Model confidence (mean pLDDT): 82 of 100. The part of an RNA shown here (large-subunit ribosomal RNA, domain I) has 529 nucleotides and comes from a soil metagenome.
Context: one part of a larger RNA
RNA sequence: GGCACAUGGGGGAUGUCUUGGCGUCAGGAGGCUUUGAAGGGCGUGGAAGACUGCGAAAAGCCCGGGGAAACUGUCAAACGAGUGUUGAUCCCGGGAUUCCCGAACUGGCGUGCACUGAAUUCAUAGGUGUACGCAGCCAACGCGGCGAACUGAAACAUCUCAGUAACCGCAGGAAAAGAAAGAAAAAUCGAUUUCCUCAGUAGCGGCGAGCGAACGGGAAAUAGCCCAAACCGCGAAGGUUUUCCUUCGCGGGGUUGUAGGGCUUCUCACAUGGGAGUUACAAAGCGGCUUGUUAGCGGAACCAUCUGGAAAGUUGGACCAUAGCGGGUGACAGUCCCGUACGCGAAAACGAGCAGCCUCCCGAGGAGUACCUGAGUAGGUCGGGUCACGUGGAACCCCGACUGAAUCUACGGGGACCAUCCCGUAAGGCUAAAUACUACCUGACGACCGAUAGCGAACUCAGUAGGGCGACUGAAAGAUGGGAAGAACCCCUGUUAGGGGAGGAUACUGAACCUGAAACCAUGUGCCU
Repeated sequence: GGCACAUGGGGGAUGUCUUGGCGUCAGGAGGCUUUGAAGGGCGUGGAAGACUGCGAAAAGCCCGGGGAAACUGUCAAACGAGUGUUGAUCCCGGGAUUCCCGAACUGGCGUGCACUGAAUUCAUAGGUGUACGCAGCCAACGCGGCGAACUGAAACAUCUCAGUAACCGCAGGAAAAGAAAGAAAAAUCGAUUUCCUCAGUAGCGGCGAGCGAACGGGAAAUAGCCCAAACCGCGAAGGUUUUCCUUCGCGGGGUUGUAGGGCUUCUCACAUGGGAGUUACAAAGCGGCUUGUUAGCGGAACCAUCUGGAAAGUUGGACCAUAGCGGGUGACAGUCCCGUACGCGAAAACGAGCAGCCUCCCGAGGAGUACCUGAGUAGGUCGGGUCACGUGGAACCCCGACUGAAUCUACGGGGACCAUCCCGUAAGGCUAAAUACUACCUGACGACCGAUAGCGAACUCAGUAGGGCGACUGAAAGAUGGGAAGAACCCCUGUUAGGGGAGGAUACUGAACCUGAAACCAUGUGCCU
C1' cells in the first nucleotide's frame, strides 16, 4: 500500500405513514357592489411578533334557537385578571357596529319630464333645471365586434392552421336560437336546441394539402304567443270646403296560408259551466298546509385470563346486529370513544310543492263587400362577406354603393334560368325545457399520488423567500416518544461542545431526534505484497 471482515462516523436513499393534493359523480349555488364590493392599508388582546377573527361598539355587541360544563382562537406554554347551571365559551338564524384607500361625487354619460331657445317664421340644434339609471369586481361557459402567425401543403403565393389565439364590448344562470315568405318530392313533415346516425357519404379543393354538409331515421325535451294595420269609441291639435278632412294620443278590435282579419247582413250556441295564472302568452297579491336547506337529538351489545411499558393480541366464556362503513384509543376493538343502520328535530331566514282566496279568459257557421295584412322594403347592378361550396352553371342568406316593385287574379322559395306543379307569407316583437360551464359550498367515491410524487404551495405562516427596471417569474422545507416523562443529580474535559453514569419499556426514540442504504472518512483485526 491492497483486499476482506468488524466497529463507528458521514449521508439521507429505502420502507412505513399522512394533516395535503388530484380526479369522477351527485346536489346546491350561479353572483358581489354606492345600504360602498372585490382587493388592500391601518388598527384591534392584560401580553412583543406572526396567523386567524374583528372594526374606534374592533379575537368582539344585541335578540332568537341549539347545547351542557367548562371557558377567555392558533403558533404557545406559563403568569395575571376574569366569565360561567340566573346556562357561559361553542354551533345555527336574524340584527347592530363596520376606521382609511379602492368604482365618479361641486364631475361624466344615458333616458324621461319641465322651462328656455339660435342661424330661420313655425320648428329643430343647443342651454338650464329636475327625477331615475349606468360605471367597479368575478373561474369557466355564452353572444357580438375585431382578428393573427408559427404550422401543414415535406419549398411557397391561392389554400391550411382558423374565424382558432389574442384583444375589445355586453349579458345570463345559463346564453344563443325559436313558432316557417321552412324542409321536401310523399296526395310527406310541421318552431328552436342538443345527442346518435346518415357519413368521412354528396360535394368543395394550386381537384394538392386538406375542408366537409344536408335530407331522412332514432333519441332528449316539448309550448306556444303578442303587436302594427283595417274597423269602432273617446280625447287633443290643425285645416277649413265645418253633418267634413288630416295628424297624434288612449282604449277596444285583430294577428293568418286548406289564406286570415275588418265591415255589412243572416243563422245557431252560451255560464249554477269550462279553462288559465307569476318563464312568454295580461298582471298584482293574501294567508294556510306540507316539505327541503341553514344548528342539532336519540341510537344496540363484554367480561375474565396470559404476554407486555401499554391489549384492541392470546386463551376461555358471552352478547348486539335495519348498526361487522369509517376513524380514534399506549400493538390488530361490531359490543371503550366518535360514529354507523334506523328513527326524530327549527323560534328565525331562504327555497320548493299543494290546495284555497283572489284575478283573468272563454263560441261556431253562411252570404256579400274588396277596407287591412310590416317600403327606400323585396328585387336588380357593381363590390365584398357567409353558407361544407375557393366565382364556379352558384341559388339561398348578410353587408356597402347606386337603384328600386307588387298588394291576394298578390308575393317569396323549391341550387343559373323558364314553364308546370308543390311549399310557404318577408320587410315588428316575446318565449320555458332538453344543451354548455364550475370560481364557490356540500356529500360520496377512486385497479389516483404518497413528500424529487400529488396543486407551484401537506410545514411558522406560498404566490411566501428569492430573481427581474418591468410585464412577470418563483423555490426549498413533513415524521422524537404512548406520554415531554425533553435527561434532576454526579463525573471527565481543551468547559454554552462532546462524552460517561443516573433516571426513564427501549435513548442506537436525545431534540442535527422513525427507518437509516450507497458514495466517502476513520479505527481495529486478519491475509497478501